[in-house]
RNA sequence: CUCUUAUUCCGAGUAGGCGGAGGGACAGGCCCGAUGAAGCCCGGCAACCGGUCGCAAGCGAUACGGUGCUAACCUGCAGGAAAAUUUAUUCCUGAUAAUAAGAG
Numbered sequence: 001c002u003c004u005u006a007u008u009c010c011g012a013g014u015a016g017g018c019g020g021a022g023g024g025a026c027a028g029g030c031c032c033g034a035u036g037a038a039g040c041c042c043g044g045c046a047a048c049c050g051g052u053c054g055c056a057a058g059c060g061a062u063a064c065g066g067u068g069c070u071a072a073c074c075u076g077c078a079g080g081a082a083a084a085u086u087u088a089u090u091c092c093u094g095a096u097a098a099u100a101a102g103a104g
Stems, first nucleotide, its partner, number of pairs: 001104008013042001016041003022032003026076004043070003048066003051062005077094006
């Protein structure tokens, strides 16, 4: 990087430290940011994988290890449904994107 499966509801520092201008995947909006962005450390959240424990196969508990996450939002391409039918709207599925596990 590609493929497969699963998830994308909720949760987690608004007084932590270093750091210094950027960030919210991408595009357009709209936002966040020197009353301090990214990144790193610490803290926290979470049970995807492993470990441990419990019970009755499977499930539950546990943040110990491996990852992940830790402002919020709209539109975006394809198909379908509802109401309405001029426009506009809402919802679902897929696509895109993110994460985990497995395979190449």

Predicted 3D model of a 104-nucleotide RNA (SAM riboswitch aptamer (S box leader)) from Sporolactobacillus spathodeae.
The prediction has a mean pLDDT of 76.
The organism belongs to Sporolactobacillus, within Bacteria.